[in-house]
């Protein structure tokens, strides 16, 4: 290069809960902490899911919006480690 993740070897990343902080939430970020990951590295691009601040409908208290979020929910894309081969 190509093809594949049984097994190692060294490294990586860090779920749940805790603190402080941010945000209207939804999340996010830092520090601790380890469920678990061979793309759990990166891209909201297609699906899918969470929020509803403004905003619209309304029977006045629900309803429906993404222009906010998630890639650790599945495709795609794109870069790459280690072994084999």
């Nucleotide at each position: 290069u190509u093809u594949a993740a049984a097994a190692a070897u060294g490294g990586g990343c860090a779920a749940a809960c805790u603190u402080a902080c941010c945000u209207a939430a939804a999340g996010g970020c830092a520090a601790g902490g380890a469920c678990g990951c061979a793309a759990a590295g990166c891209c909201a691009u297609g699906g899918g899911u969470c929020u509803a601040a403004g905003g619209g409908a309304u029977g006045u208290u629900u309803u429906c919006u993404a222009u906010g979020a998630c890639u650790g929910c599945c495709a795609g894309g794109u870069u790459g480690c280690u072994u084999a081969u």